[in-house]
Molecule: SAM riboswitch aptamer (S box leader)
Organism: soil metagenome
RNA sequence: CUCAUCGAGACCGGCUGAGGGAAAGGCCCUUUGACGCCGGGGCAACCUGCGAUCCGUCGCAAGGUGCCAAUUCCUGCGGGGACCUCAGGUCCGCGACAGAUGAG
Numbered sequence: 001c002u003c004a005u006c007g008a009g010a011c012c013g014g015c016u017g018a019g020g021g022a023a024a025g026g027c028c029c030u031u032u033g034a035c036g037c038c039g040g041g042g043c044a045a046c047c048u049g050c051g052a053u054c055c056g057u058c059g060c061a062a063g064g065u066g067c068c069a070a071u072u073c074c075u076g077c078g079g080g081g082a083c084c085u086c087a088g089g090u091c092c093g094c095g096a097c098a099g100a101u102g103a104g
Base pairs, nucleotide, nucleotide: 001104002103003102004101005100006099011040012039013038014037015036019029020028021027024075025074026073041068042067043066046064047063048061049060050059051058052057072098077095078094080092081091082090083089084088
């Protein structure tokens, strides 16, 4: 850089000790121990292996990754729709940007 996916799913113990959720705003988690590291457990099925196939894909396994608070926690930019007490506000889709993961 390209492509695919991102409303599902999955936690215990030990060490440490104050921050963390990418950034901003919001809203949250956190000394009833966050983040991180280690051990174990689990989820999922992108790659992989095997099998089937109407060649679109499907099933089984779990070797390489990944993941295990909140939809990528929500929003920001563009555009659409519904409603209201209408210079505005609330809600619901879509697209873009950014990000994460995998494969190349």